[in-house]
Context: one part of a larger RNA
RNA sequence: GGAUGAACGCUGGCGGCGUGUCUAAGGCAUGCAAGUCGAACGGAUACCGUAGCAAUACGGUAUUAGUGGCAAACGGGAGCGUAACACAUUGGCAACCUACCUCCGAGACGGGCAUAACAUUGCGAAAGCGGUGCUAAUUCCCGAUGGUCUUUCCGGUGAGAUUCCGGAAAAGUAAAAUCGCAAGAUACUCGGAGAGGGGCCUAUGGUCCAUCAGCUAGUUGGUGAGGUAAUGGCCCACCAAGGCUAUGACGGAUAGCGGGCGUGAGAGCGUGGCCCGCCUCACGGGGACUGAGAUACUGCCCCGACUCCUACGGGAGGCUGCAGUCGAGAAUAUUCCACAAUGGGCGAAAGCCUGAUGGAGCGACGCCGCGUGCGGGAAGAAGCCCUUCGGGGUGUAAACCGCUUUUCUCCGGGACGAACAAAUGACGGUACCGGAGGAAUAAGAGGUUGCUAACUCUGUGCCAGCAGCAGCGGUAAUACAGAGACCUCAAGCGUUAUCC
Numbered sequence: 001g002g003a004u005g006a007a008c009g010c011u012g013g014c015g016g017c018g019u020g021u022c023u024a025a026g027g028c029a030u031g032c033a034a035g036u037c038g039a040a041c042g043g044a045u046a047c048c049g050u051a052g053c054a055a056u057a058c059g060g061u062a063u064u065a066g067u068g069g070c071a072a073a074c075g076g077g078a079g080c081g082u083a084a085c086a087c088a089u090u091g092g093c094a095a096c097c098u099a100c101c102u103c104c105g106a107g108a109c110g111g112g113c114a115u116a117a118c119a120u121u122g123c124g125a126a127a128g129c130g131g132u133g134c135u136a137a138u139u140c141c142c143g144a145u146g147g148u149c150u151u152u153c154c155g156g157u158g159a160g161a162u163u164c165c166g167g168a169a170a171a172g173u174a175a176a177a178u179c180g181c182a183a184g185a186u187a188c189u190c191g192g193a194g195a196g197g198g199g200c201c202u203a204u205g206g207u208c209c210a211u212c213a214g215c216u217a218g219u220u221g222g223u224g225a226g227g228u229a230a231u232g233g234c235c236c237a238c239c240a241a242g243g244c245u246a247u248g249a250c251g252g253a254u255a256g257c258g259g260g261c262g263u264g265a266g267a268g269c270g271u272g273g274c275c276c277g278c279c280u281c282a283c284g285g286g287g288a289c290u291g292a293g294a295u296a297c298u299g300c301c302c303c304g305a306c307u308c309c310u311a312c313g314g315g316a317g318g319c320u321g322c323a324g325u326c327g328a329g330a331a332u333a334u335u336c337c338a339c340a341a342u343g344g345g346c347g348a349a350a351g352c353c354u355g356a357u358g359g360a361g362c363g364a365c366g367c368c369g370c371g372u373g374c375g376g377g378a379a380g381a382a383g384c385c386c387u388u389c390g391g392g393g394u395g396u397a398a399a400c401c402g403c404u405u406u407u408c409u410c411c412g413g414g415a416c417g418a419a420c421a422a423a424u425g426a427c428g429g430u431a432c433c434g435g436a437g438g439a440a441u442a443a444g445a446g447g448u449u450g451c452u453a454a455c456u457c458u459g460u461g462c463c464a465g466c467a468g469c470a471g472c473g474g475u476a477a478u479a480c481a482g483a484g485a486c487c488u489c490a491a492g493c494g495u496u497a498u499c500c
Base pairs, nucleotide, nucleotide: 001500002499003498004497006496007495008494009493010492013370014369015368016367017366018365019363020362021328026326027325028324030323031322032321035070036069037068040067041066043064044063045062046061047060048059049058050057051056077281078280079279087205088204089203091201092200093199096198097197098196101194102193103192104191105190106189107188109143110142111141112140118133119132120131121130122129123128149172150171151170152168153167154166155165156164177186178185179184207253208252209251214244215243216242219241220240221239222238223237224236226234256278257277258276259275260271261270262269263268283304284303285302286301287300306317307316308315309314334360336359337358338357342356343354344353345352346351373403374402375401376400383394384393385392386391408437409436410435411434412433413432417427444489445488446487447486448485449470450469451468455484456483457482458481459480465472466471
C1' cells in the first nucleotide's frame, strides 16, 4: 500500500447493487416451512331434480374424514465429525442399480378372500387402544396365457465371458382400470434401448508434530458358504502366516474438500464467508422398516440427557428451515408481502401447496454513483488570530446582486416485468415523466517534530500528558492542552484485529 462476513470512536443527505450470529452444533414460547388427486374407491354432509301422501329410492352439484396412488430421499439449513477413495483430477465396472420422462416391441383373460371408513361395544384423565358386525377399489391373493425376462446348455466376439451378442430346451413368472355418447385420452403389465441420476474400484494430488518408531488376530492371503443391485474380510467357518513401516507406518493435534477468493510483477504465501459442485450431520447414541431411491431435518423403534402435560397409572416434544426469543459475545436484521414471475410436488384440467423463490423492511457493513450550489462581488466590512503596532491572516470568504433546481416538498400522469386469445403484478401508485415552490433539506473526521502533506500564539513546567518508530515535556514546547491558521481524505474519517 492492498484486503475484510468485521468491531469500536466521532460524524452522517440520497440512490443502485451486494451483504449481514465468524461466538454456544447452547436452550427454545408462538406462527408458518409438504402436500395433492373425487377422472382410483365405498361412505358422510348440504342443496337441487325425478318417483312417491310420506318414509325413502335413483340421478346431479359442492365439500370432504378414511382406504388407495404419487410426492414426501427434492427443495431449504449447518460444518459437529472426518487426514478418509471425504474431495479434486485420471481411468475402469468382463462386478452394478435406476421411480418419473422419451423411443421401440408385445400384452391386459377368469376367479376369490379381506379391511379401514361406518355401526355397535369396552378400557383410559389424556395420548390412545381393543372386541363384534357390514362394505369398496387402480388394495391384496389365486388361476390362465406369455416373451428376446429368470435358470440351464451350445456357438460367436474378445487378451480374457457364469456375466456381452446370437441360438436351443424345459421349468418358472404379468396386468387395473377411469373418463368420454363415441372416436379416443390417460393409467396398467412384461421386455429392449435412451436420457438424466446414482453405487463400487483405481492411480495421482493437497496440514502439522519423530519430544509419536515400531504397528497389526479379521490382522494379510486362500477355499467354501452367507450377504448385496454389485466386487470385496463386507460377514462367517476352516486353512496358511502373513500385511504395513524413515518414500514416515502407528499415535497425537488441527481441519469439511474443490471451483474459487485476497495479495503479489511472478514464483509463492494466506484463505475456503456469500454463489456453484461434492461430502457429512439433523437433541446425544444405536437400529431397522417402507420404498426405484433413505445421513430418512419437520417418519418409526430402543437407550440417554433435557423440557412440558398428568386424575401419578401414563403420555408429549426436538428451529444446524423462515421469522422471532433467552443466553453467549466486540458483534450480525422483520414474529413483513406475494405465489404476479422462475422453479418444484400432485392433478386430465381448473387448480391446490410451496418461509424454494420473487420482493419489501432494518444496518454507511461493503462497492459504485450523486448532492450539500453556480456567476459576479473590496487592495478587502465586522468578528476572531498574529504583530516589529506600521500592518498581516481568515478572504471573494461573507453581506449584497443575478442565476440554476440535481436533490427536497407539494400537485398531476404513470409503466416494463404478462408468457397464452382473454383475464392475471406481491413489488407499487414504485421506477420514470410533466408542473409548481424555494439556495432552499444536507460536512465531517484525522492530522500539522522527522519518517509525512501541513505553524503560530497562549497555558503547563519531567507535572498534566503524547506516542506507530525515533522520541517529546524539568519556564519562551511548531511533539502535552486550548485557540487561530493550514494539510489530507470526504458521507465518511480514524482506531483495533487478521492476511499478503

Description:
Predicted 3D model of a 500-nucleotide part of an RNA (small-subunit ribosomal RNA, 5' domain) from a Patescibacteria group bacterium. The prediction has a mean pLDDT of 87. The organism belongs to Bacteria candidate phyla, within Bacteria.